RNA sequence: UUCUUAUCGCGAGAGGUGGAGGGACUGGCCCGAUGAAACCCGGCAACCGCCAGCAAUGUGCUGGAAAGGUGCCAAUUCCUGCAAAGUAAGAUUCUUUACUUUGGGAGAUGAGAA
Numbered sequence: 001u002u003c004u005u006a007u008c009g010c011g012a013g014a015g016g017u018g019g020a021g022g023g024a025c026u027g028g029c030c031c032g033a034u035g036a037a038a039c040c041c042g043g044c045a046a047c048c049g050c051c052a053g054c055a056a057u058g059u060g061c062u063g064g065a066a067a068g069g070u071g072c073c074a075a076u077u078c079c080u081g082c083a084a085a086g087u088a089a090g091a092u093u094c095u096u097u098a099c100u101u102u103g104g105g106a107g108a109u110g111a112g113a114a
Stems, first nucleotide, its partner, number of pairs: 001114008013041001015040003021031003025081001027079002042073003047069002050064006077106001082103008
């Protein structure tokens, strides 16, 4: 980097260093000198791993701890980007706009594989 698979409406500091940027990208809308990113400490969760039980034949389910490997700690993955359906308005049988829902795409993270 690519592929497969699971999850993405919950949760998490009034700390220290640091100094202007950040929220993946598009368009929005936000956060930020009442201090951004980053690092440290702290915390949340429980994907892998660990422990116990059950089923059962090769994995699954349930529960537990959090000392191991990751992850995460504004806003639903902040909303949106493609398609369909519905409602309302415009216009009149053709499309436009707004909103809602569903699916998809993109992205993030874990685990496995190349």

A computed fold for a 114-nucleotide RNA from Fictibacillus aquaticus, annotated as SAM riboswitch aptamer (S box leader). The model forms 97% of the base pairs in the Rfam consensus. Model confidence (mean pLDDT): 83 of 100. It matches the Rfam family "SAM riboswitch aptamer (S box leader)". Its family is annotated with regulation of gene expression in the Gene Ontology. Rfam describes the family as follows. The SAM riboswitch is found upstream of a number of genes which code for proteins involved in methionine or cysteine biosynthesis in Gram-positive bacteria.